The RNA shown here (small-subunit ribosomal RNA) has 1398 nucleotides and comes from an uncultured prokaryote.
RNA sequence: UGACGACAGACAAGCUUUUACAUGCAAGUCGAGCGCGCUAAGUGGAAAGUGGCAGACGGGCGAGUAACACGUGGGAACGUACCCUUUGGUUCGGGACAACUCAGGGAAACUGGAGCUAAUACCGGAUAAGCCCUUUGGGGAAAAGAUUUAUCGCCAUUGGAUGGGCCCGCGUUUGAUUAGCUAGUUGGUGAGGUAAUGGCUCACCAAGGCGACGAUCAAUAGCUGGUCUGAGAGGAUGAUCAGCCACACUGGGACUGAGACACGGCCCAGACUCCUACGGGAGGCAGCAGUGGGGAAUAUUGGACAAUGGGCGAAAGCCUGAUCCAGCCAUGCCGCGUGAGUGAUGAAGGCCCUAGGGUUGUAAAGCUCUUUCAACGGUGAAGAUAAUGACGGUAACCGUAGAAGAAGCCCCGGCUAACUUCGUGCCAGCAGCCGCGGUAAUACGAAGGGGGCUAGCGUUGUUCGGAAUAACUGGGCGUAAAGCGCACGUAGGCGGAUUGUUUAGUUAGAGGUGAAAUCCCAGGGCUCAACCCUGGAACUGCCUUUAAUACUGGCAAUCUAGAGACCGAGAGAGGUGAAUGGAACUCCUAGUGUAGAGGUGAAAUUCGUAGAUAUUAGGAAGAACACCAGUGGCGAAGGCGAUUCACUGGCCCGGUACUGACGCUGAGGCGCGAAAGCGUGGGGAGCAAACAGGAUUAGAUACCCUGGUAGUCCACGCCGUAAACGAUGAAUGCUAGCUGUCGGUCGGCAUACCGUUCGGUGGCGCAGCUAACGCAUUAAGCAUUCCGCCUGGGGAGUACGACCGCAAGGUUAAAACUCAAAGGAAUUGACGGGGGCCCGCACAAGCGGUGGAGCAUGUGGUUUAAUUCGAGGCAACGCGAAGAACCUUACCAGCCCUUGACAUCCCGGUCGCGGAUUCGAGAGAUCGAUUCCUUCAGUUCGGCUGGACCGGUGACAGGUGCUGCAUGGCUGUCGUCAGCUCGUGUCGUGAGAUGUUGGGUUAAGUCCCGCAACGAGCGCAACCCUCGCCGUUAGUUGCCAGCAUUUAGUUGGGCACUCUAGCGGGACUGCCGGUGAUAAGCCGGAGGAAGGUGGGGAUGACGUCAAGUCAUCAUGGCCCUUACGGGCUGGGCUACACACGUGCUACAAUGGCGGUGACAGUGGGCGGCCACUCAGCGAUGAGGAGCUAAUCCCUAAAAACCGUCUCAGUUCGGAUUGCACUCUGCAACUCGAGUGCAUGAAGUUGGAAUCGCUAGUAAUCGCGGAUCAGCAUGCCGCGGUGAAUACGUUCCCGGGCCUUGUACACACCGCCCGUCACACCAUGGGAGUUGGUUCUACCCGAAGACGGUGCGCUAACCCGCAAGGGAGGCAGCCGGCCACGGUAAGGUCAGCGAGACU
Repeated sequence: UGACGACAGACAAGCUUUUACAUGCAAGUCGAGCGCGCUAAGUGGAAAGUGGCAGACGGGCGAGUAACACGUGGGAACGUACCCUUUGGUUCGGGACAACUCAGGGAAACUGGAGCUAAUACCGGAUAAGCCCUUUGGGGAAAAGAUUUAUCGCCAUUGGAUGGGCCCGCGUUUGAUUAGCUAGUUGGUGAGGUAAUGGCUCACCAAGGCGACGAUCAAUAGCUGGUCUGAGAGGAUGAUCAGCCACACUGGGACUGAGACACGGCCCAGACUCCUACGGGAGGCAGCAGUGGGGAAUAUUGGACAAUGGGCGAAAGCCUGAUCCAGCCAUGCCGCGUGAGUGAUGAAGGCCCUAGGGUUGUAAAGCUCUUUCAACGGUGAAGAUAAUGACGGUAACCGUAGAAGAAGCCCCGGCUAACUUCGUGCCAGCAGCCGCGGUAAUACGAAGGGGGCUAGCGUUGUUCGGAAUAACUGGGCGUAAAGCGCACGUAGGCGGAUUGUUUAGUUAGAGGUGAAAUCCCAGGGCUCAACCCUGGAACUGCCUUUAAUACUGGCAAUCUAGAGACCGAGAGAGGUGAAUGGAACUCCUAGUGUAGAGGUGAAAUUCGUAGAUAUUAGGAAGAACACCAGUGGCGAAGGCGAUUCACUGGCCCGGUACUGACGCUGAGGCGCGAAAGCGUGGGGAGCAAACAGGAUUAGAUACCCUGGUAGUCCACGCCGUAAACGAUGAAUGCUAGCUGUCGGUCGGCAUACCGUUCGGUGGCGCAGCUAACGCAUUAAGCAUUCCGCCUGGGGAGUACGACCGCAAGGUUAAAACUCAAAGGAAUUGACGGGGGCCCGCACAAGCGGUGGAGCAUGUGGUUUAAUUCGAGGCAACGCGAAGAACCUUACCAGCCCUUGACAUCCCGGUCGCGGAUUCGAGAGAUCGAUUCCUUCAGUUCGGCUGGACCGGUGACAGGUGCUGCAUGGCUGUCGUCAGCUCGUGUCGUGAGAUGUUGGGUUAAGUCCCGCAACGAGCGCAACCCUCGCCGUUAGUUGCCAGCAUUUAGUUGGGCACUCUAGCGGGACUGCCGGUGAUAAGCCGGAGGAAGGUGGGGAUGACGUCAAGUCAUCAUGGCCCUUACGGGCUGGGCUACACACGUGCUACAAUGGCGGUGACAGUGGGCGGCCACUCAGCGAUGAGGAGCUAAUCCCUAAAAACCGUCUCAGUUCGGAUUGCACUCUGCAACUCGAGUGCAUGAAGUUGGAAUCGCUAGUAAUCGCGGAUCAGCAUGCCGCGGUGAAUACGUUCCCGGGCCUUGUACACACCGCCCGUCACACCAUGGGAGUUGGUUCUACCCGAAGACGGUGCGCUAACCCGCAAGGGAGGCAGCCGGCCACGGUAAGGUCAGCGAGACU
């Protein structure tokens, strides 16, 4: 060392910066070449020097290199030590220098001087088979010895082997935002140089050479066999092993040598490090170990030369960090172990639980066995064919003991095998993608359980795959990204028929090569395997050669179907120029004429009494060409529209005796190219950007109006873009039809009708295609050829660079960064200030209100100790509450209780409980005492059982505490709107559609008809209740026609009538007429009490609003537990500057007041309703009959009618306030209702706005009931009186059906755009600045080789007796070349900047 970790098992692998390196080792050897010295006296050993060979191998690394560097296959003009082979030699001489000695210098490294000496060191002569040169005459050149022999050497030479040098074809990354590069450059001649060819070098001559098949430049990179992946084709890669290349601190250079321009050699320059006595020196781990730094990260300063191999040597042998081994590391691959069998009370423990059980789990324990591996003891190899074993007492074998010493990691939402509990609560965290977490998380953390792999497991990074997502195999371009705006045309690509030839492509055979290893197959060896060995196959490639000749190509010849040409007819807004014409607009002149004109949604700016508009006549000027006019024509596209003339392009039809493939497409290129815009000069009537004014509007830099300049027009020159669109490149061939239209031909007696054929232009439609929409002989079908273009969205058609342009700008064209989508077509909804149809008191037409006043009541707000809580557009606000003085009550203050006010269980005690009285404390709850009444039930007779009470203990009670966004139930709302669905079938790739749409009709998806639909369900309607008519049954408490009777249906009597309450009938578009489609239905009529749903009620589909309610109730989870529970007293819910909702009463004469006094219905009543009598002005009180109700009571109905008042703040209105009372209740102060007297406020019909109602309705009038001790203007009911209006559906609101658009789907309260403010990220411009790299010119010129010189120095050879001289050599000097360095001008890349500003 990321964590844990058995076989110290086998086989392999193991620095990223060519960064800097301490220390040790990695290349020496030969005494049988030589001399000297030491030890020693046998000779031997170590060895400095001289000499020979080696050191150019082996080992390392990949910086550079895009290149003959590598791979592959060829080639000719060359060397090659050691080795093999051939032939021939090995002779005679000479002079030195180290070592050594002497004496010096220096710190050291090292070194100068003098002297001695040997050789297989060096030099000269001789000889020359062969060799080399040659002008073919000739000339040149060698050797070394050692040794007793044997032998080893040496010289020359021949051939080979080995290993190299050189040349060539082909292959070998990216960028064109790198398009031109090159002067020794390309070639020649001559010379030099080299081992050798060659501009390799030089002189002269010529002007070439390379490049769109990508030169040059820039970036990146060692290449290959192979490796990984993939079905393959491919893609990525170049660790280990092997081949080649390059490099050795950085740059340059040569020396020696067979071989180097040399990793552990030399010289120079530079940087760095070290030593130093400061004068000088030394060094190069990219050898093996090892160290520092760097980094996420990679080992021992080990053993041995035993084996294999290398160097030297005659050999012994020496050297060898090559190599063989060992060490470290789970880094990889392979093998093995951690036990086997049995064992159910399914142990304990853990976890879950519906509390029963389940699971962990035969798992454990226990019992019976085994001993691989490890441990311990013993024997003990092969590797070695004699000797020699580092590994190593290793492998293997034998024995001993004992289950003994030996399991972890990841995951469990889907993809993807594997689930529960707790904790947490959008926090903590997870996450490969989708995503999870906001109080019930299989997704976070933990646990239990499970799944996977296993000495490993998971993560991260990288590559290929999946990805047909760059498509050769194998994609596309109408709308998803994608056809250049259109033509002409160069290169290129492709190309009709027949014949011959050639054999380049192509096919087949053979030969050479394709190193080994690897992969594959077979066999063998390690106990197996990994691994290794042997053999085979393969290496899909390249070269040579032979053969074939169908196809493609080359060459030659021929043809006419493609293409062109000629002749004869034809249509046309095809183009250019010139001329001419009429209508209209405007302006000018003149006349007539008078007050407006113009313009708009409405206006104003504007014009006009200085005469407009209007109208008549004349004139001027410019621009455009009505009708014809047509999915008609022409053109390549843009585009082209009065008439005539001139010039001119293309097309179509018919014919022909011509040419003979001349064709198609088309990168670059070149031309044309709407509108706007630009330049110069004209022109300018109308129109009209900009601009001005008037309006509109919150604003209105707009839409509307009045003006108005560029421009629009012409000539010439630019620009070069458009939704330049059929969003559809060009060309050719083939593949059903029907029907229009334009231009021709032919035929049928044909100006008109029909058919045929060619060319254009449309509609529909089959096959086929398409994701669908759709296309469909004018293809988006089936095929071929060529070009252009696309590869997720945004950034961006932008930046930079380049080119073009006068400018505007155009063309070419990225990246950083960012998102998980963007997009197409179709579907269902929803929505629309889209369309069509229809409905509703929705509007309209009416009636009455609200909004203004006073009061009541609810809400908001404020206040408060508390003003409890909930409800919030419609769909909260006289709502929960059908009734807050206490209680209620949930709130506040104070005082009390703690197993509790209430439930169950346990223990102990008592026999009760309950009611009443008295006393004491207290605000009361409560506490203490007292008296009286009452004296539980069963029984087996046992304090035995039940019941009640008191005390105690703990489980628990309790909570109007939170969450209606965890829920059930209930409710509101759309809406009593007419809708919402299903089965089967059919259509569609599918979502889905059809049915349910369409034509009618209805209140209705009601019904009829039609229809690829046929049926069905929930809704509608009907069935139910009630009111309206009749019949029948019954006749008390109801009723009374007739008969009696009474004050009175009071009593007989009766049940006809009313009524009551049971059962039935009745109404169905049934009948008639019209209409409609002979339908459904609608309209009218008859009859009928009622007529088209007769009126009213109950009844509410699928669903929507996370609608409302945890405070009706129930309930999950959470929270409180001497309190958020329970009790009591008092207070509060009733507050009051204010705002809103809902109501009541009014403002008065349709009224007030007074009087008279007739007619209802629903209901209620025993702690009750209360007749009647008395008292009181009255509320009410005192007596008191009847009634448990068709019997008695509430009960008086009120509006009505009569009289009076006479328009006033009143005889309206009644608030407010004072006094006096009544009633309920324990108690009316906060805070009840009522009565009498007095008081007599606002208010004179209500702004903007807004509500209800369509007939017994609105309006108006009174009556009853629930709640309730008392309290209603509220709520729920009841009857009395009793209207007006509806033309109609344009508009407002809501709803239903069909259709259309959509970028919405939380569905328009949707989605979404831009600016601004602040912060941050990325990128471009922006004054500059620093560095790298490269290029050009110039300066400097180390070492070195080359050339020259060489007056200094000089042993060998020559001359000379000698002195000396010569030849040759050396130092030195000079010259050009040249590394580093320097100066100047550029190119390019990168960094930095307050990077301001943008």